[in-house]
Molecule: transfer RNA
Organism: Bacteroidales bacterium
RNA sequence: GGUCUCGUAGCUCAGUUGGUUAGCAGCACCUGACUCAUAAUCAGGGGGUCACUGGUUCAAGCCCAGUCGGGACCA
Numbered sequence: 001g002g003u004c005u006c007g008u009a010g011c012u013c014a015g016u017u018g019g020u021u022a023g024c025a026g027c028a029c030c031u032g033a034c035u036c037a038u039a040a041u042c043a044g045g046g047g048g049u050c051a052c053u054g055g056u057u058c059a060a061g062c063c064c065a066g067u068c069g070g071g072a073c074c075a
Base pairs, nucleotide, nucleotide: 001074002073003072004071005070006069007068010027011026012025013023019058029045030044031043032042033041051067052066053065054064055063
């Protein structure tokens, strides 16, 4: 340099047939209960401009183009 692939909460990911409102997700975090106290357990809660920019569309996390970053392969 080329090809492919991934980017959604602090972390790991689902949502891939474009259609109500962004997930009954897990872990983590916060508050309360329990306890002498901590852990565990139980109940409740907060946190997202879906990497960025533009385009297509009545409608985009999803489709298209470019940019940035990670990974694999080829040279």